[in-house]
Predicted 3D model of a 150-nucleotide RNA (glmS glucosamine-6-phosphate activated ribozyme aptamer) from Faecalibaculum rodentium. Lineage of the source: Bacteria > Bacillota > Erysipelotrichales > Erysipelotrichaceae > Faecalibaculum. The sequence is in RNAcentral, with records from Rfam and Ribocentre.
RNA sequence: AGAUGUGAACAAGCGCCAGGACUGCUUCGGCAGUUGACGAGGACCAGGUUGAUCGAAAGAUUCGGCGGAUGACCUGGAGGCCAGGUACAGCCUGAGGCAGCAGACAAAACCAGCCCGCGAGAGCUGAACAGACCUGCUGUCCGUACCCUC
Numbered sequence: 001a002g003a004u005g006u007g008a009a010c011a012a013g014c015g016c017c018a019g020g021a022c023u024g025c026u027u028c029g030g031c032a033g034u035u036g037a038c039g040a041g042g043a044c045c046a047g048g049u050u051g052a053u054c055g056a057a058a059g060a061u062u063c064g065g066c067g068g069a070u071g072a073c074c075u076g077g078a079g080g081c082c083a084g085g086u087a088c089a090g091c092c093u094g095a096g097g098c099a100g101c102a103g104a105c106a107a108a109a110c111c112a113g114c115c116c117g118c119g120a121g122a123g124c125u126g127a128a129c130a131g132a133c134c135u136g137c138u139g140u141c142c143g144u145a146c147c148c149u150c
Stems, first nucleotide, its partner, number of pairs: 014067004019063001020035006038055003044077007078093004084147005096141008111126004116121001
């Protein structure tokens, strides 16, 4: 140094880099590095299949590759929602459909400064600007079957 085993910590625009691009050096063979997704949002339980919402960017390599992820669909189970109960249907998981209105301390980028590096670049500080299947409110609509009550 590598392999194996064990233990701990650590994540979801998350992790990694061998293509590409860029930098330094070079005996021109190559060697060593840099970059490689900015936040918002997202989990009832289990299984299977698949492979995941929203916008931002001084204009876009956030390209490309590998792995993963709270996504989507289906099935089963627990639960919620319409006027008495149960079952089914529909939509969902503080939880019915449709429509309207309103809301959101975005972050990076850019710019400026500090700071590390020969450099490509990295880190920190300052100040703005989103949208959604996110949040709230309003309006409207709300089954099928059986039973029960008046």